[in-house]
The RNA shown here (Bacterial RNase P class A) has 364 nucleotides and comes from Taibaiella chishuiensis. Its mean pLDDT, the model's own confidence on a scale to 100, is 76.

RNA sequence: CUACAAACCCGUGCUGCCGCUGCUCCUGUACAGGAGUGGAGGAAAGUCCGGACAGCACAGAGCAACGCACCACCUAACGGGUGGGAUCCCGGGCAACCGGGAUACAGAUAGCGCCACAGAAAAUAACCGCCGUAAAAGGUAAGGGUGAAAAUGUACGGUAAGAGCGUACGUUCUGUAGUGGUAACACUAUGGGAGGGCAAGCCUUGCGUGAUGAAAUGCCCAAUAGGCAAGCGAUUGAGGGCUGCUCGUCCGAUGCUUGCGGGUAGGCAGAUAGAGUGUUGCAGCGAUGUAACGCCCAGAUAAAUGGCAGCAGUCCUGCAGCAAUGCAGGAAUACAAAAUCCGGCUUACAGGGUUUGUAGUUUU
Numbered sequence: 001c002u003a004c005a006a007a008c009c010c011g012u013g014c015u016g017c018c019g020c021u022g023c024u025c026c027u028g029u030a031c032a033g034g035a036g037u038g039g040a041g042g043a044a045a046g047u048c049c050g051g052a053c054a055g056c057a058c059a060g061a062g063c064a065a066c067g068c069a070c071c072a073c074c075u076a077a078c079g080g081g082u083g084g085g086a087u088c089c090c091g092g093g094c095a096a097c098c099g100g101g102a103u104a105c106a107g108a109u110a111g112c113g114c115c116a117c118a119g120a121a122a123a124u125a126a127c128c129g130c131c132g133u134a135a136a137a138g139g140u141a142a143g144g145g146u147g148a149a150a151a152u153g154u155a156c157g158g159u160a161a162g163a164g165c166g167u168a169c170g171u172u173c174u175g176u177a178g179u180g181g182u183a184a185c186a187c188u189a190u191g192g193g194a195g196g197g198c199a200a201g202c203c204u205u206g207c208g209u210g211a212u213g214a215a216a217u218g219c220c221c222a223a224u225a226g227g228c229a230a231g232c233g234a235u236u237g238a239g240g241g242c243u244g245c246u247c248g249u250c251c252g253a254u255g256c257u258u259g260c261g262g263g264u265a266g267g268c269a270g271a272u273a274g275a276g277u278g279u280u281g282c283a284g285c286g287a288u289g290u291a292a293c294g295c296c297c298a299g300a301u302a303a304a305u306g307g308c309a310g311c312a313g314u315c316c317u318g319c320a321g322c323a324a325u326g327c328a329g330g331a332a333u334a335c336a337a338a339a340u341c342c343g344g345c346u347u348a349c350a351g352g353g354u355u356u357g358u359a360g361u362u363u364u
Base pairs, nucleotide, nucleotide: 001360002359003358004357005356006355007354008353009352010351012312013311014310015309016308017307018306020039021038022037023036024035025034026033027032041335045346046345048344049343050342051341052340053213054212056210060247061246062245063244065209066208067207068206069205070084071083072082073081074080085105086103087102088101089100090099091098092097106204107203111202112201113198114197115196127144128143129140130139131138152170153169154168155167156166157165171194172193173192174191175190176189177188178187179186180185217269218268219267220266227260228259229258230257231256232255239251240250241249242248276295277294278293279292280291281290282289283288314331315330316329317328318327319326320325
């Protein structure tokens, strides 16, 4: 310097003119006019999670259903984030080790179930082979074959031939003790066991969860027919709420449910000062917390937040130059539009930039 990968950032600024709009102030009988100050994202998308908030009068228990699952910490909370552990994978290296990545990471000895095809057999194993016999019966699981996987690996001994049958050193699961660590776990010693995989099969264990939703919900003005019919019921409780169901409990009588019919469709709030944000210090590996000093940054309701021009910045193309840079021309191009709000996750993105890692090339 180039390419690839990962993580993150930008994806315009200022001025002028015209236009739309929130708020504040002034003028004005009203209509309206003037001044000042603001006005769409990193994802506003998806509606996948978690909450704030709102009403459901106030609570409880069980079951169901759903979610999560190594350890510690952060957070209002989360299925999120930070750091660590374990297992597996990739690269470099003789090795020790170093760097990077992934994980749906509790339990397979509570029970049930599945492992196609091939193969003799997928767990109550015996095809070839080996031993044995006159031939058989019988023994065997070391060798071969099939397969993703075939009864824990290698060596020695032993045997009719073999086998953890015995021994030594290993692999893996687990009990106990010691050391280190907050812990998950690691190392050492010693004892016991060992067909394997799948729980992203049903399931078991532990922890957690009320559902609904801004068209929530609350208030004001106005209007009409407080209408008609049927059914049930009146404290021995119809119906309704808490909660999907059960128990339980509460409200409840000019009552409740269903059907038909009539009036209204207007306005205000919710609605934007926050789990907000900037800088600096301190604590911490970090996420983050804390203190001080500043800042106020959309609020529409059929839905405003725009258009043009100039300069600058950025990018692209060409020319000149060793380079720095200069000149000329061009472009506004990606994904895309707030609607109660906030924290995450996921998805989309023309062009450009920063950092780290890997590989290659070249020169000083």

Rfam family: Bacterial RNase P class A. Rfam links the family to the GO terms tRNA processing, ribonuclease P activity and dimeric ribonuclease P complex. By type it is a ribozyme.